A computed fold for a 76-nucleotide RNA from a Bacillota bacterium, annotated as transfer RNA.
RNA sequence: AGGGGAGUGGCUCAACUGGUAGAGUAGCGGAUUCCAAAUCCGUUGGUUGCGGGUUCGAUUCCUGUCUCCCCUGCCA
Numbered sequence: 001a002g003g004g005g006a007g008u009g010g011c012u013c014a015a016c017u018g019g020u021a022g023a024g025u026a027g028c029g030g031a032u033u034c035c036a037a038a039u040c041c042g043u044u045g046g047u048u049g050c051g052g053g054u055u056c057g058a059u060u061c062c063u064g065u066c067u068c069c070c071c072u073g074c075c076a
Stems, first nucleotide, its partner, number of pairs: 001072007010025004019056001027043005049065005
């Protein structure tokens, strides 16, 4: 340099190829307990990496760019 993959709550991942952004875990509050742990109930938390475009509507389609991983290659 070229090709491929990934980027979504603090963390791990979903979202049926465009139509309400979710789960588990963690955090917080409560129940239970002599106190905890475990268990159960409730609850907060997101500029979907960033910019632009298409669309009534974009995590999803198009485009540019950044970071990480893998493969191929070049110079020394």